A computed fold for a 114-nucleotide RNA from Salinibacillus kushneri, annotated as SAM riboswitch aptamer (S box leader). The organism belongs to Salinibacillus, within Bacteria. Rfam family: SAM riboswitch aptamer (S box leader). Its family is annotated with regulation of gene expression in the Gene Ontology. Model confidence (mean pLDDT): 81 of 100.
[in-house]
């Protein structure tokens, strides 16, 4: 980097360093010197792994629950909103347009494979 698969409406500091940009991309819109982004510490969560409990199974193991000192991840805003398609409703002479819902695409993260 590519592929497969799961999840993305919950949760998480009024700490330290630094110093101007940042929220993937585009548009919108937000955050930011009352110091963002980043790093450290702290925290959250429980995807993988680990430990424990219960049930099932002849065994390997499977399912559910709990813990959290391991590997990641996350810690403004629903993945901040929309980006493509369909349906319903509104509106228009019609095209166009708006709102809502659903699905996809894109993105992020985990696990597995190349």
């Nucleotide at each position: 980097c590519u592929c497969u698969u799961a999840u993305c409406a919950a949760g998480a500091g009024a700490g330290g360093c630094u110093g101007a940009g940042g929220g993937a991309c585009a548009g919108g819109u937000c955050c930011g010197a009352u110091g963002a982004c980043g790093c450290c510490c702290g925290g959250c969560a429980a995807c993988c792994g680990u430990u424990c409990u219960u049930a099932c199974c002849a065994u390997u193991g499977u399912a559910a629950g709990a813990a959290a000192a391991g590997g990641u991840g996350c810690u403004a805003c629903u993945u901040c909103c929309u980006g493509c398609a369909a349906a319903a409703c509104a509106g228009u002479u019609a095209c166009u347009u708006g709102u809502u819902u659903u699905g996809a695409a894109a993105g992020a993260u985990g696990a597995g494979a190349g």